Two RNAs folded together computationally: RNase P RNA and transfer RNA, 435 nucleotides in total. Rfam match: Bacterial RNase P class A. By type it is a ribozyme. The prediction has a mean pLDDT of 79.
């Protein structure tokens, strides 16, 4: 200089008006005055994760259906936090990570591509095998008296076609093409064989509580991606949500009782009639009040002007430097996201700008 | 305060579930029938799928976190 991680405040003082709780006084008792006290935040946000707290549901097990997902530790609980493992990026300090299972099964991969999941021959490379042609040999056999010469078939050989085939070394398409390098080896090629290196899997040993490290030795085993795609696995979950839910309770209706009349001396009981009663209960509505908090409102207070300082930015004069630029003084704007609602841990998102450690290039 | 939902072309909608080309009316352009309109046939044009991150070769579509709008519950 460039940054890396953690933390802190996030405007102060004072006068004047004003607002809500609570205390205490006061009278002309009014939701009035007086005087004292208390009166948002690191996120009150956003409503993601959890819990307390309340109704409802539940005998137990299981299916369905969410959810979570390296490893230990905290916690009431978490998808939180701390510590570490392994993996990605960073020269670094250091971040970041929904991080079981793809050899249990099922599905997907568009377009290019010859081939896309126990893969494929488009170009190339070979053409050993097997075949077509060509020359050479030897054999036999015709022709010819023979012999040289010529056909013809059979063998082995040479070249040469690139027809079958054969080869995943190389090209070339793709986000992916079935470890890697170099020796051998082949007709060419290949883990087809060796060494070496990567990775898997078993087997031994050692460290660690534990993911997981180290080392040694054996198997050519090399058996791609996706599970924030069904799924397997392992743990884990009843639902709603303070407008839950409780108490108190009008005013109209309701619904039970009492209370009228007959029968009857009376009480029980029966019938019958007004749809009666300033009568009692009972359930529930409006509505009140708890839930509701030393902030604690319920239509919802926590504000507003001034003054002076502090910070930031612009603008002038003056100094001072060759300059970028700094200083003094005056002057204006500006001072962030955001504002409790039952509490309460957590995470995640928004902030002008200051100041403090620790580390790093 | 508490649930729940939606965002894709100038308007109204599919298409996410199940992940490869966004596409349907209506409206806009051109043309063609008519003397002109309208109507009606053909033919085009026109989307950052509210934004960002992530998972994946790929994302409108899965997953987060965030913005805006409705709805419901006394």
């Nucleotide at each position: 200089g460039a940054g890396u991680c953690g933390g802190u405040c996030g405007g102060g003082u004072g006068g004047c008006c004003g607002c809500g709780g609570c205390c205490g006084g006061g009278c002309c008792c009014g939701a009035c005055c007086c005087g004292g006290u208390c009166g948002a935040g690191g996120a009150a946000g956003g409503u993601c994760g959890g819990g307390a707290c309340u109704c409802c549901g539940c005998a137990g097990g299981g299916c369905a259906g969410g959810g979570u997902g390296c490893u230990g530790g905290c916690u009431a609980a978490c998808a939180g936090c701390c510590a570490g493992u392994c993996g990605a990026g960073g020269u670094g300090a250091c971040u970041c990570g929904a991080a079981g299972g793809a050899a249990a099964g099922u599905g997907c991969a568009a377009c290019a591509g010859a081939g896309a999941g126990c893969a494929g021959a488009c170009c190339g490379c070979c053409g050993a095998u097997g075949g077509g042609c060509u020359c050479c040999u030897c054999a036999u056999c015709g022709c010819c008296a023979a012999a040289a010469g010529u056909g013809a078939u059979c063998a082995g050989g040479u070249g040469u076609c690139a027809c079958a085939g054969g080869u995943a070394a190389g090209g070339g398409u793709g986000a992916a093409a079935c470890g890697g390098u170099g020796c051998g080896g082949u007709a060419a090629g290949a883990g087809c064989g060796c060494a070496c290196c990567a990775g898997u899997g078993c087997c031994c040993a050692g460290g660690g509580u534990g993911a997981c490290c180290c080392g040694g030795g054996c198997a050519g085993c090399u058996g791609g991606g996706u599970a924030a795609a069904c799924c397997c696995c392992a743990c884990u979950c009843g639902g709603a949500g303070c407008a839950a839910g409780g108490u108190c309770a009008a005013a109209c209706g309701u619904g039970g009782g009492a209370c009228g009349g007959c029968c009857g001396g009376c009480c029980c009981g029966g019938c019958c009639c007004a749809u009666g009663u300033c009568c009692c209960c009972a359930g529930g509505u409006a509505g009140a009040c708890c839930g509701c908090u030393c902030a604690g409102a319920u239509g919802g207070a926590u504000g507003g002007c001034c003054a002076c300082c502090c910070g930031u930015u612009c603008g002038g004069u003056c100094c001072g430097g060759u300059g970028a630029c700094g200083g003094c003084c005056c002057g204006a704007a500006c001072g962030a996201c955001a504002g409790a609602a039952u509490c309460c841990c957590g995470c995640c998102u928004a902030c002008a700008g200051a100041c403090c450690g620790a580390c790093u290039c | 305060c508490g649930g729940g939902g939606c965002g894709u072309a100038g308007c109204g909608c599919a298409g996410c579930c199940u992940g490869g080309u966004a596409g349907c009316g209506c409206a806009c352009c051109a043309c063609a029938a008519u003397g002109g309109g309208g109507u009606u046939g053909u033919g085009g044009g026109g989307g950052u799928c509210g934004g960002a991150g992530g998972u994946u070769c790929a994302a409108a579509u899965c997953c987060u976190c965030u913005c805006g709008c409705c709805c419901c519950g006394a």